[in-house]
RNA sequence: AAAGUGGAUCAAGCAAUCACCCUUCUUCACGGGAGGGAGGAAAGUCCGGACUCCAAAGGACAGGGUGGCCGCUAACGGCGGCUCCGAGUGAUCGGGGGAAAGUACCACAGAAAACAUACCGCUCUAAGCCUUAGGUUUAGGGUAAGGUUGAAAAGGCGAGGUAAGAGCUCACCGGUCCAUCAGUAAUGAUGGAUGCUUGGCAAACCCCACCUGGAGCAAGACCAAAUAGGAGGGUAGGGUGGUCCGCCCAUAACCCUCGGGUAAGGUCGCUCGACUCCGUGAGAAAUCGCGGGGCAAGAUGAAUGAUCGCUAUGAUUUCUAUUAGAAGUCAUCACAGAAUCCGGCUUACCGAUCCACUUUAGCC
RNA sequence: UGGGGCGUGGUCCAAACGGUAGGACGCUGCACUGUUAAUGCAGAGGGUGGAGGUUCGAAUCCUCCCGCCCCAGCCA
Numbered sequence: 001a002a003a004g005u006g007g008a009u010c011a012a013g014c015a016a017u018c019a020c021c022c023u024u025c026u027u028c029a030c031g032g033g034a035g036g037g038a039g040g041a042a043a044g045u046c047c048g049g050a051c052u053c054c055a056a057a058g059g060a061c062a063g064g065g066u067g068g069c070c071g072c073u074a075a076c077g078g079c080g081g082c083u084c085c086g087a088g089u090g091a092u093c094g095g096g097g098g099a100a101a102g103u104a105c106c107a108c109a110g111a112a113a114a115c116a117u118a119c120c121g122c123u124c125u126a127a128g129c130c131u132u133a134g135g136u137u138u139a140g141g142g143u144a145a146g147g148u149u150g151a152a153a154a155g156g157c158g159a160g161g162u163a164a165g166a167g168c169u170c171a172c173c174g175g176u177c178c179a180u181c182a183g184u185a186a187u188g189a190u191g192g193a194u195g196c197u198u199g200g201c202a203a204a205c206c207c208c209a210c211c212u213g214g215a216g217c218a219a220g221a222c223c224a225a226a227u228a229g230g231a232g233g234g235u236a237g238g239g240u241g242g243u244c245c246g247c248c249c250a251u252a253a254c255c256c257u258c259g260g261g262u263a264a265g266g267u268c269g270c271u272c273g274a275c276u277c278c279g280u281g282a283g284a285a286a287u288c289g290c291g292g293g294g295c296a297a298g299a300u301g302a303a304u305g306a307u308c309g310c311u312a313u314g315a316u317u318u319c320u321a322u323u324a325g326a327a328g329u330c331a332u333c334a335c336a337g338a339a340u341c342c343g344g345c346u347u348a349c350c351g352a353u354c355c356a357c358u359u360u361a362g363c364c
Numbered sequence: 365u366g367g368g369g370c371g372u373g374g375u376c377c378a379a380a381c382g383g384u385a386g387g388a389c390g391c392u393g394c395a396c397u398g399u400u401a402a403u404g405c406a407g408a409g410g411g412u413g414g415a416g417g418u419u420c421g422a423a424u425c426c427u428c429c430c431g432c433c434c435c436a437g438c439c440a
Base pairs, nucleotide, nucleotide: 001360002359003358004357005356006355007354008353009352010351012311013310014309016307017306018305020037021036022035023034024033025032026031039335043346044345046344047343048342049341050340051216052215053214054213058245059244060243061242063212064211065210066209067208068082069081070080071079072078083096084095085094086093087092097207098206102205103204105200106199119147120146121143122142123141124140125139126138127137128136129135130134155173156172158170159169160168174196175194176193177192178191179190180189181188182187220268221267222266223265230258231257232256233255234254235253237249238248239247240246260439261438262437275294276293277292278291279290280289281288282287312332313331314330315329316328317327318326319325320324365436366435367434368433369432370431371430374389375388376387377386383420391407392406393405394404395403413429414428415427416426417425
């Protein structure tokens, strides 16, 4: 320098005018003053929690979820570190329980798709025919080395062995089991034993380990207005939104349909919180502790907008022209808009900057 | 805001528990007819909303997106 890999940050700043929402002060009121007013994803609603109600959420079954090991955390399917497998020259990236507990499935093709089998082939025996050896047909065996099919064919490869063959025997590789050592563990290393039939699929049922009660701020609490607190049907208890138990409430209730009233009524929940900034300590890191500072939207047919000026950045033009400087013009854009609140993940995104690392080439 | 469901030719629906996508109507052409309709014959048209994964193999199973539809105020 080129090509890449991983990570972090920003999403212009300040001021003025007008308009909108909220808080607060002042005023009898109109009004006026002061302060504040979207994001890294506010999104998708995919996980996890807080909070509220049902019992302070308890037991069993069913159902659901997660899946190498260790740690972090309020919790998680998240994050950090390690480990094994796979991809890449590499930085790095992707993946992870069990198929020898059982059941099911593996279309077509193929002899055979999982209790292995026997189509071609190889080979032995007997009989018949042709007949020099030998060939051929039939019947009965042996065999799995070779062929064929397929996504996948019953450890691989070489040698011995055999009628032909075969872990039948042996060496190497692979597998299984055991021991020792290292490590908290996953796992790794070393040594020994064993000829060792036993695919794939669990994002099929299932098994193992762990987690898991349900609903959701339209949760839930209070106040107000209005009337037909009405009619029909159902259940005999109702609630815990799968079932049973248990628990709680109740002796008149609960559910469905139709009708009526009111109307998107008001207040609270509502924003100070696993919050944030700076410093510092522990730890390999995620993360945690300590000290100090800060308060930062709270709307509800749902505010957060528009215009102008200066600075900054970028692009471009002209002039001076050595680096460079001056002036003018344009742009500040993408994805996107809070709705109870947090921690994550995922997805969308104009561009800009920084850090660490890798490969290749050149120079010192 | 919260919860639930769906997506397959132009339209409406199928496709036991993964095996290679079919039916009806519609459309096109031909025949029949003086012409049209009806009828008969023949044919085209989708790779299942999109992307990735699991598998030998995906409309079907898993994950993430996209689009559409439905339900939920109070008196109660």
Notes:
Two RNAs folded together computationally: RNase P RNA and transfer RNA, 440 nucleotides in total. It holds a member of the Rfam family "Bacterial RNase P class A". Rfam's curators write: Ribonuclease P (RNase P) is a ubiquitous endoribonuclease, found in archaea, bacteria and eukarya as well as chloroplasts and mitochondria.